[in-house]
RNA sequence: UAGAACAAAAGGUAAACUGAUUGAAAGGUCAGGACACAAAGCUUCAGGUCUAAGGUCUUUGUUAAAAGAUGAUGAUGGCUGGGCUGCUUCA
Numbered sequence: 001u002a003g004a005a006c007a008a009a010a011g012g013u014a015a016a017c018u019g020a021u022u023g024a025a026a027g028g029u030c031a032g033g034a035c036a037c038a039a040a041g042c043u044u045c046a047g048g049u050c051u052a053a054g055g056u057c058u059u060u061g062u063u064a065a066a067a068g069a070u071g072a073u074g075a076u077g078g079c080u081g082g083g084c085u086g087c088u089u090c091a
Stems, first nucleotide, its partner, number of pairs: 003090003012037002017032006035078001041084003045081003048076003055070006
């Protein structure tokens, strides 16, 4: 340098759930808690998935408003791929 990942050693992260908080929601953050993870470290570049506030359209309606559709600029890195970085051992 780049490849592999069974085992070992040192460690690391933290699912579901619960409480608080935040957000329109999906979700996020903190604390508890461990299902799992060799990158479950970071990063939305590509795809997928989730949500739909605002916007647009439709319907009802005297108004107010209600319902539906569409649809990320939102989210998901523990969905997949890509990029960058890291421990140990082996060859």

Predicted 3D model of a 91-nucleotide RNA (c-di-GMP-I riboswitch aptamer) from Domibacillus sp. PGB-M46.
It matches the Rfam family "c-di-GMP-I riboswitch aptamer". From the family's description: GEMM was predicted in a large-scale screen for bacterial structured RNA regulatory elements. Its family is annotated with cyclic-di-GMP binding in the Gene Ontology.
It was read from a public genome assembly, where an Rfam model found it.
Lineage of the source: Bacteria > Bacillota > Caryophanales > Bacillaceae > Domibacillus.
Model confidence (mean pLDDT): 83 of 100.